RNA sequence: GGGGUCAUAGUCUAACGGCAGGAUGGCACGCUCCAGACGUGCUGGUCGGGGUUCGAAUCCUCGUGACCCCA
Numbered sequence: 001g002g003g004g005u006c007a008u009a010g011u012c013u014a015a016c017g018g019c020a021g022g023a024u025g026g027c028a029c030g031c032u033c034c035a036g037a038c039g040u041g042c043u044g045g046u047c048g049g050g051g052u053u054c055g056a057a058u059c060c061u062c063g064u065g066a067c068c069c070c071a
Base pairs, nucleotide, nucleotide: 001070002069003068004067005066006065007064010024011023012022013021018054025043026042027041028040029039030038047063048062049061050060051059
């Protein structure tokens, strides 16, 4: 220099172009003599800009970052 894959919650991970879900963590409550385990509820997220579309995590484009391949 060229090509490819990827970026979603504190962490891990799903999601035909149509309500962003699960696990874990955190908080509260229940249970317990206490704690743990268990149960219930709550909490918190689409890397940044632009475009397409009635509607974008999803498609296009530019950028940023990570990883892989070629030179």
A computed fold for a 71-nucleotide RNA from a Candidatus Aenigmatarchaeota archaeon, annotated as transfer RNA. The organism belongs to Candidatus Aenigmatarchaeota, within Archaea. Its Rfam family is "tRNA". The family's RNA type in Rfam is transfer RNA. The coordinates come from a structure-prediction model, not an experiment, and the mean pLDDT is 84.